The RNA shown here (Bacterial RNase P class A) has 376 nucleotides and comes from an Actinomycetota bacterium. Model confidence (mean pLDDT): 79 of 100. Of the family's consensus pairs, 94% are formed in the model. Rfam family: Bacterial RNase P class A. Rfam classes the family as a ribozyme. The source organism's lineage runs through Bacteria, Bacillati and Actinomycetota.
RNA sequence: GGAGCCGGCGAGGCGGCCGCGCUCGGUCCCGUCACACGGGACCGGGUGAGGAAAGUCCGGACUCCACAGGGCAGGGUGCUGGGUAACCCCCAGGCGUGGUGACACGUGGAAAGCGCAACAGAGAGCAGACCGCCGCGCUCCGGCGCGGUGAGGGUGAAACGGUGAGGUAAGAGCUCACCAGCGCGGCGGGUGACCGCCGCGGCUAGGCAAGCCCCACCCGGAGCAAGGCCGAGCAGGGACAGGGCUGCCCGCCCGUCACGUCCCAGGUGGGCCGCACGAGGCGUCGGGUGACCGACGUCCCAGAGAGAUGGUCGCCGCCCACCGCACGGGCAACCAGCGGUGGGAACAGGAUCCGGCUUACCAGCCGACUCCUCCC
Numbered sequence: 001g002g003a004g005c006c007g008g009c010g011a012g013g014c015g016g017c018c019g020c021g022c023u024c025g026g027u028c029c030c031g032u033c034a035c036a037c038g039g040g041a042c043c044g045g046g047u048g049a050g051g052a053a054a055g056u057c058c059g060g061a062c063u064c065c066a067c068a069g070g071g072c073a074g075g076g077u078g079c080u081g082g083g084u085a086a087c088c089c090c091c092a093g094g095c096g097u098g099g100u101g102a103c104a105c106g107u108g109g110a111a112a113g114c115g116c117a118a119c120a121g122a123g124a125g126c127a128g129a130c131c132g133c134c135g136c137g138c139u140c141c142g143g144c145g146c147g148g149u150g151a152g153g154g155u156g157a158a159a160c161g162g163u164g165a166g167g168u169a170a171g172a173g174c175u176c177a178c179c180a181g182c183g184c185g186g187c188g189g190g191u192g193a194c195c196g197c198c199g200c201g202g203c204u205a206g207g208c209a210a211g212c213c214c215c216a217c218c219c220g221g222a223g224c225a226a227g228g229c230c231g232a233g234c235a236g237g238g239a240c241a242g243g244g245c246u247g248c249c250c251g252c253c254c255g256u257c258a259c260g261u262c263c264c265a266g267g268u269g270g271g272c273c274g275c276a277c278g279a280g281g282c283g284u285c286g287g288g289u290g291a292c293c294g295a296c297g298u299c300c301c302a303g304a305g306a307g308a309u310g311g312u313c314g315c316c317g318c319c320c321a322c323c324g325c326a327c328g329g330g331c332a333a334c335c336a337g338c339g340g341u342g343g344g345a346a347c348a349g350g351a352u353c354c355g356g357c358u359u360a361c362c363a364g365c366c367g368a369c370u371c372c373u374c375c376c
Stems, first nucleotide, its partner, number of pairs: 001372004006367004012316007020048012050347001054358002057356005062223004074219005079093005094107005108214002113212002115208002130153002132149007161179006180204001182201008227273004236264005242254004280299008318344008328335002
């Protein structure tokens, strides 16, 4: 210098003007006779989205309902160890596959049982004779029939170990040596997955578990439109007439709006809470390979109507293209500076909260590492 492989940062900054939501303070207006309270206007102060706020795919907090205990069914997870409130998450490791490498991807069990395997091919699961090879028989001399053979060819994603020797009619773990693989036993290392070495065995016992299944572990249901509190109107239910003069009758007076007044429960419209101090952010120190954990300090950071956080201008910064100036660093390839003009700056926005995963994303910057080439 080129090519690559991982991880991280960041999501322009400052100011002016206009504007929006919430909140605090003040003045005024409306509702009321008035207060409290509610609504509105204006002025001033404070505050106002993200790394993914998204998809709603996992896991939890919280709330209500259900619930003795055990089992079945059903669902989920799946190498090992660790982290965590928990996880289909994260970290570290094992094994396998790919890559020269940094690294990436995958992950229980197929010698428990059942099942499945397109097309091609003779044959696809207790293998299989299409060609070829070998033996025997026949022959019209072109071949044909019967048998042997899994060594050679061909098909396929996959055809039941490899090399060599012996053996044979030709062959074959048929036999032997070495190698690979598998199982069993022993020894050693590791918390473990697993690894290394030695011995023995029969010679090979293929794939799919995201088909059923087996094994181990986990799992009640619904969700902030959860749930709680207060409660207009309408409908519903209930109560309500008489009293005085006077003990009784008459009479007189006062009261009685029944299309009324008062009360009650449930609870609609509506209002309030839940609802913003939290598995919280930042910094320092300590422990740990790491995920993460602990101590101390410091900060308070949206809370809506399902609806707000924008627009514009100026300056600075970043990137790209072109033009110009300089002649800087380096042996070189190459790298870097200054000015002008024009252009560019994404994906996207809370609604109970939190931890993850996945997906979207302009221009850039930083760090670790790998391979190739060149120079000293």